c-di-AMP riboswitch aptamer (ydaO/yuaA leader) from Stackebrandtia endophytica, 147 nucleotides, folded computationally. NCBI's taxonomy places the organism under Bacteria, Actinomycetota, Actinomycetes, Glycomycetales, Stackebrandtia. Its mean pLDDT, the model's own confidence on a scale to 100, is 75. The RNAcentral record of the sequence draws on Rfam.

RNA sequence: GGAUGCUCGCCGCCUAAUUGUCUAAUAAGGACAAACCGGGGACCCAUCGAGCCGGACUCGGCUUCGGGGUGAAUCCGCGGAAUCGCGGUAGGGCGUUCUUCGGCCCGAACCCGGCAGCUAACUCGGUAGGCGGAAGACGAAGAAAGA
Numbered sequence: 001g002g003a004u005g006c007u008c009g010c011c012g013c014c015u016a017a018u019u020g021u022c023u024a025a026u027a028a029g030g031a032c033a034a035a036c037c038g039g040g041g042a043c044c045c046a047u048c049g050a051g052c053c054g055g056a057c058u059c060g061g062c063u064u065c066g067g068g069g070u071g072a073a074u075c076c077g078c079g080g081a082a083u084c085g086c087g088g089u090a091g092g093g094c095g096u097u098c099u100u101c102g103g104c105c106c107g108a109a110c111c112c113g114g115c116a117g118c119u120a121a122c123u124c125g126g127u128a129g130g131c132g133g134a135a136g137a138c139g140a141a142g143a144a145a146g147a
Stems, first nucleotide, its partner, number of pairs: 010133005018034006035127006045117001049064006066115001067112004075088005091106004096144007
């Protein structure tokens, strides 16, 4: 001087997934607050699968079949089938924001359990995980904001 590994910081990316206070000790765990995010939940509006039985309607039961939520992640075609593979696609991401053009990627996973439309008041939860970098951060043009 170089390479590799580990740890702690710093600057950033996807995402709601961040900050602060107390316990309290450079902690762990727990609790609370702010901020951000999601679910349930009126009037009005919208919607009302099929068959059978009881039953005036309402309602209840059975059979067949479901239905819903978070998320960008939906749908189509091909491979005999498949939880597998290939191709495409709605949609989404790429260092202040917006528009246009181009380039590079993602296009998953999980949950509720027969049940939930919207929805004020009200109410219940989440703040995880996965990555990049020692440089001007994907590029260019235009506009805006900020310093």